[in-house]
RNA sequence: GCGGGAGUAGUUCAGCAGUAGAACGCUUCCUUGCCAAGGAAGAGGUCGCGGGUGCGAUUCCCGUCUCCCGCU
Numbered sequence: 001g002c003g004g005g006a007g008u009a010g011u012u013c014a015g016c017a018g019u020a021g022a023a024c025g026c027u028u029c030c031u032u033g034c035c036a037a038g039g040a041a042g043a044g045g046u047c048g049c050g051g052g053u054g055c056g057a058u059u060c061c062c063g064u065c066u067c068c069c070g071c072u
Base pairs, nucleotide, nucleotide: 001071002070003069004068005067006066007065010024011023012022013021018055026042027041028040029039030038048064049063050062051061052060
């Protein structure tokens, strides 16, 4: 330098055009003499960044940044 993959909640990941989800973690409450376990509720995201297409983009297209793999 070229090609491919990944970037979404604090963490690990799903979703892949139609108001963004799960698990674990966090907060509050219930249960217990206390802790743990169990149960209930809740908070938390400009979907890496910038453009384009489209009525509508996390999703499609282009550029760009970071990480991983391969080729040279």
A computed fold for a 72-nucleotide RNA from a Candidatus Kerfeldbacteria bacterium, annotated as transfer RNA. Taxonomically the source falls in Candidatus Kerfeldiibacteriota (Bacteria, Bacteria candidate phyla). Its mean pLDDT, the model's own confidence on a scale to 100, is 83. It matches the Rfam family "tRNA". Rfam classes the family as a transfer RNA.